[in-house]
Context: one part of a larger RNA
Molecule: small-subunit ribosomal RNA, central domain
Organism: Allobrachymonas denitrificans
């Protein structure tokens, strides 16, 4: 390199999207002849390899005559199905407009609002010895009046029920309510553009949590830390405290079991039961049937090592990209690039089994 693979096995789908180059590309007509195919000519040294002979005491090595071959290259004559190129059409792919609509925790902002919600704190009152904690306790807290209870206030964070195998978003993710700005999707009728498409190395953008920088905020929770237990020990599990953090703004970081452990797009291939958003028909209505787009459960064929997957495929095929090649060493070292740092990314070898 080929071959074979990438749900789980020993390894392997980039976290996700957009997208230049590249690769691939619907249907039809005409032309062209670059690719392709057919033929001719020239060339493709000799030796080697192969075939038929000959010579050595041998259809051993070796030497030698002839042939074939050298699958290539160049020139030239043709063919026009296929690919390419050029020109012109088409509407099924793709997209646009518009009539009618629809659903939604999609995103951003608010110097908007809410609660008989939660907890803490503060003030005043009632009231008196406990409270809190645990397997048991201790430490903690309380006569400077706790806990409990009544009234008032402050503050931050999160939004019960609805809530679902729900919805939505490319993924990460997104949930109180209202207002403003804004992206996408689905259904249905009509019209239009006319292949405008698919995939995508490099690139660009987004990317949970934790972490970092600057400045706010800080109720609860809570790494670190402190104390008390437990224990042989206990740098833990349990208890009492408690800082960073968690929150907001701006800027970084760029990693996750970033998972459906399943790349994207397209075509085709029996059924059954739900459910979400539309449409059509039916019905007075309830319903029922069909259909498009999603989302669950079960299962024919088929696939799979099995488990299982099964029209949303891991089935049958095509296009393009990414990745893998025994375990450990090691996602380490070194170098490059990125980063304020933490570190990230790219990524070996010796040695060993």
């Nucleotide at each position: 390199c080929u071959g074979g693979g990438c749900g789980u096995a020993a390894a392997u789908g980039c976290g996700u999207g957009c997208g230049c180059a590249g690769g691939c590309g619907g249907u039809u007509u005409u032309g062209u002849a670059a690719g392709a195919c057919c033929g001719a000519u020239g060339u493709g040294a000799a030796a080697u390899c192969c075939c038929c002979g000959g010579g050595c005491u041998c259809u051993a090595a070796c030497c030698u005559g002839g042939g074939a071959a050298c699958u290539g290259c160049a020139u030239u004559g043709g063919u026009g199905a296929c690919u390419g190129c050029a020109a012109g059409g088409c509407u099924g792919g793709a997209g646009u407009g518009u009539c009618g609509g629809c659903a939604g925790a999609g995103g951003g902002g608010g110097g908007a609002u809410g609660g008989a919600a939660u907890u803490u704190c503060c003030g005043c009152g009632u009231g008196u010895a406990g409270c809190a904690a645990u397997g048991u306790a201790a430490g903690g807290u309380g006569u400077u009046g706790u806990u409990a209870u009544g009234c008032g206030g402050a503050g931050g964070a999160a939004c019960a029920c609805c809530g679902a195998u729900u919805g939505u978003g490319a993924a990460g993710g997104c949930a109180a309510u209202c207002c403003c700005c804004u992206g996408g999707g689905c259904c249905u009728g009509c019209a239009c553009u006319g292949a405008c498409g698919c995939u995508c190395a490099u690139g660009c953008a987004c990317g949970a949590a934790a972490g970092c920088g600057u400045g706010g905020g800080g109720a609860g929770c809570a790494a670190a830390c402190a104390g008390g237990a437990u224990u042989a020990g206990a740098u833990a599990c349990c208890c009492u405290g408690g800082u960073a953090u968690u929150u907001c703004a701006c800027g970084c970081c760029c990693u996750a079991a970033a998972c459906g452990a399943u790349g994207u797009c397209a075509a085709c291939u029996g059924g059954u039961u739900g459910u979400u958003g539309g449409g059509u028909a039916u019905u007075u209505g309830c319903u029922u049937a069909c259909u498009c787009a999603g989302u669950a459960a079960c299962g024919a064929a088929g696939c799979u090592a099995a488990c299982g997957c099964g029209u949303g495929a891991a089935g049958u095929u095509g296009a393009c990209c990414g990745c893998c090649u025994g375990g450990g060493g090691a996602g380490u070292a070194c170098g490059g690039c990125c980063g304020c740092a933490a570190g990230g990314u790219u990524g070996a070898a010796a040695c060993u089994c």